The RNA shown here (transfer RNA) has 72 nucleotides and comes from a Lachnospiraceae bacterium.
[in-house]
RNA sequence: GUCCCGUUAGUUCAACGGAUAGAAUAUGGGUCUUCUAAACCUACGAUAUAGGUUCGACUCCUAUACGGGACA
Numbered sequence: 001g002u003c004c005c006g007u008u009a010g011u012u013c014a015a016c017g018g019a020u021a022g023a024a025u026a027u028g029g030g031u032c033u034u035c036u037a038a039a040c041c042u043a044c045g046a047u048a049u050a051g052g053u054u055c056g057a058c059u060c061c062u063a064u065a066c067g068g069g070a071c072a
Stems, first nucleotide, its partner, number of pairs: 001071007010025004018055001027043005048064005
């Protein structure tokens, strides 16, 4: 330098172009318990950035950023 893959919650992962983007875990609160742990209930929290296509985009297209890989 060329090409390919990836980027979603603090973390690990889901989500035919169409319902309010979900789950586990972590964290906060509550119930229970003499206390703690466990269990149960509940709350909080995210689509890398900027454009485009579309009635509608996490999803398709382009560019950029970051990470990984192949070739030279």
The sequence is in RNAcentral, with records from ENA. It matches the Rfam family "tRNA". Rfam classes the family as a transfer RNA. Rfam describes the family as follows. Transfer RNA (tRNA) molecules are approximately 80 nucleotides in length. The prediction has a mean pLDDT of 81. The source organism's lineage runs through Bacteria, Bacillati, Bacillota, Clostridia and Lachnospiraceae.